[in-house]
RNA sequence: CCAGGUUUGGGCCUGGCUAAAUAGAUAAUUAAGCCCAAAGCGUCCCCACCCUGGUGGGGGGUUUAU
Numbered sequence: 001c002c003a004g005g006u007u008u009g010g011g012c013c014u015g016g017c018u019a020a021a022u023a024g025a026u027a028a029u030u031a032a033g034c035c036c037a038a039a040g041c042g043u044c045c046c047c048a049c050c051c052u053g054g055u056g057g058g059g060g061g062u063u064u065a066u
């Protein structure tokens, strides 16, 4: 410098052309993805339709302690 951990900014961490994860303070918890703000992508619930797997609409957006 670039890329990655859903998107933008910041943080933390990882890797060096690859795009993953045993990392991201610790221990649990949650379907909920590392954290914060915003978002509302994924995920979860309901309804409808249909080529049983997908599409559309609505709701909601892990939690606790140190």
Base pairs, nucleotide, nucleotide: 001016002015003014004013005012006039007038008037009036010035011034025066026065027064028063033041044059045058046057047056048055049054050053